[in-house]
């Protein structure tokens, strides 16, 4: 230099192109003499920018990060 793979809530994973889910943490309530377990709640993501679609996490182009392989 090039290729090639990842990118989503703080973290760790999921979503046949059609309402963005699940766990763990946090928060606030219940339980408790308290704390911790249990229970309910609730706020909290789609790496930047542009395109195609009636609709994009998803296709496509260009850009950052990371990893790997060639050189």
């Nucleotide at each position: 230099u090039g290729c090639g793979g990842a990118u989503u809530a703080a973290u760790g994973u999921a979503a046949u192109g059609g309402u963005a889910a699940c766990a763990u943490a946090a928060c606030a309530g219940g339980c408790u003499c308290a704390u911790g377990c249990c229970c309910u709640g609730u706020a909290a993501a789609u790496a930047a920018a542009g395109g195609u679609u009636c609709a994009a996490a998803u296709c496509c182009u260009u850009u950052g990060u990371c990893c790997g392989c060639a050189u």
Record summary
Predicted 3D model of a 71-nucleotide RNA (transfer RNA) from Fulgogasparrea decipioides. Its mean pLDDT, the model's own confidence on a scale to 100, is 84. Lineage of the source: Eukaryota > Pezizomycotina > leotiomyceta > Teloschistaceae > Fulgogasparrea. Its Rfam family is "tRNA".